This is a predicted structure of an 82-nucleotide RNA (c-di-GMP-I riboswitch aptamer) from a Nitrospirota bacterium. Rfam family: c-di-GMP-I riboswitch aptamer. Rfam describes the family as follows. GEMM was predicted in a large-scale screen for bacterial structured RNA regulatory elements. The source organism's lineage runs through Bacteria, Pseudomonadati and Nitrospirota. The coordinates come from a structure-prediction model, not an experiment, and the mean pLDDT is 85. The sequence was found by an Rfam model in a public genome assembly.
[in-house]
RNA sequence: UCCCGACAACGCUAAACCCUUCGCGAGGAGGGGACAGAAAGCGGCGGGUGCUUAGUUUUCUUAGCAUGGCCGAGCUACCGAA
Numbered sequence: 001u002c003c004c005g006a007c008a009a010c011g012c013u014a015a016a017c018c019c020u021u022c023g024c025g026a027g028g029a030g031g032g033g034a035c036a037g038a039a040a041g042c043g044g045c046g047g048g049u050g051c052u053u054a055g056u057u058u059u060c061u062u063a064g065c066a067u068g069g070c071c072g073a074g075c076u077a078c079c080g081a082a
Stems, first nucleotide, its partner, number of pairs: 004080002012037002017032006035069001041075002045072003048067005054061002
């Protein structure tokens, strides 16, 4: 340094649910709250899933979105037991 990841250290994020708010919707933002996470840090590149729209009669296709806490690949990063 790389791999790896501990009942370690310093910390970080925050599922469900509730309140407010934005959106046609999936869903987003803020507050509360913790199920979890070793990239739950970053970006929709590929796939998946979901929503809207149009076509069509439909186990499909078009366009636009949403999701990075669905997966793959990419970029970056703290700590250091085995």